The RNA shown here (transfer RNA) has 73 nucleotides and comes from Mortierella alpina. Rfam family: tRNA. It is annotated as a transfer RNA. Its mean pLDDT, the model's own confidence on a scale to 100, is 81.
[in-house]
Order: sequence, then C1' cells, then structure tokens
RNA sequence: GUUCCAGUAGCGUAGUGGUUAGCGUGUUUCGUUUACACCGAAAAGGUCGGCGGUUCAAACCCGUCCUGGAACA
Repeated sequence: GUUCCAGUAGCGUAGUGGUUAGCGUGUUUCGUUUACACCGAAAAGGUCGGCGGUUCAAACCCGUCCUGGAACA
C1' cells in the first nucleotide's frame, strides 16, 4: 500500500429497514442472615465509533473518516 472482518450499557454479546434496542455478567437498593456469601425482588446504566447520504421510516442500506484485528505484498 491492497483486500477482508469487527466497533451496540462498565465488560461480553443478540438484533439484516417499522412497537419502547434486548440478554448475560457487573453496579446500586430492598428482602433474607447475628454478619458475610448464596438466593429472591426492583432500579439505574445505550444519543448503536464520528460525519454525510438514500428512504415515509436507518443500529441495520450506501459513501467517507477513525480505532482494533487478519491475510497478501
């Protein structure tokens, strides 16, 4: 330098155009316990990597940039 893959909650991930973006784990609170752990219940936490475009409607499609990874040279 070229090609390809990935970027969604603190962490790991699902979601291939249409309802309010879910799940696990973690965090906080409550219950339980003498206390801790386990367990049960609830809550908070996401402008879906940035910008622009297509569309009535974009996490999803297109362009470009950024970051990480793989292959080739």